[in-house]
RNA sequence: AGAAUCCUUCGGGGCGGGGUGCGAAGAAAAGCCUUCUAUUCCCCACCGGUGGUGAUGCCUCCAUGAGGGGACGAGCCCAUCAGCCCCAGCGGUUGAGCUGGUGAGAAUCCAGAGCCGACGGUAUAGUCCGAUUGGGAGAAGGAACGG
Numbered sequence: 001a002g003a004a005u006c007c008u009u010c011g012g013g014g015c016g017g018g019g020u021g022c023g024a025a026g027a028a029a030a031g032c033c034u035u036c037u038a039u040u041c042c043c044c045a046c047c048g049g050u051g052g053u054g055a056u057g058c059c060u061c062c063a064u065g066a067g068g069g070g071a072c073g074a075g076c077c078c079a080u081c082a083g084c085c086c087c088a089g090c091g092g093u094u095g096a097g098c099u100g101g102u103g104a105g106a107a108u109c110c111a112g113a114g115c116c117g118a119c120g121g122u123a124u125a126g127u128c129c130g131a132u133u134g135g136g137a138g139a140a141g142g143a144a145c146g147g
Base pairs, nucleotide, nucleotide: 005143006142007141008140009139010138016044017043018042019041023036024035025034026033045127046126047117048116049080050079051078052077057072059070060069061068062067075115076114083093084092085091098112099111100110101109119130120129121128
């Protein structure tokens, strides 16, 4: 260096403004009026787990230069966690990307206008409350083994 083993710590972000008013209250009933009433509806807003990839992006180091090294970099490309389902396992299911530019080459760069977001609760919820002092993909460090 390295495979398996064990331990410790870490391991998710987001409602601010306006409108409407289901409904509720105001001394019986109806009407009227007043007040309250949605982070859920409408308009504007805001957010983006983990691993991989990362064109010639961006920052930086070495080098005269050619060139080489390192960090960062995708919600919608690949994989995967949480959620849900079951016949309980190495199971099933699980959202959304186009157009233009540059270029030899774009699924990742630049620009534009888009799109997506578990379950339960509640006025219909990606953002509130709950399950959750939970679980977790994984990340960092360490121990022992061994050469």
FMN riboswitch aptamer (RFN element) from a Bacillota bacterium, 147 nucleotides, folded computationally. The coordinates come from a structure-prediction model, not an experiment, and the mean pLDDT is 76. Lineage of the source: Bacteria > Bacillati > Bacillota. The model forms 100% of the base pairs in the Rfam consensus.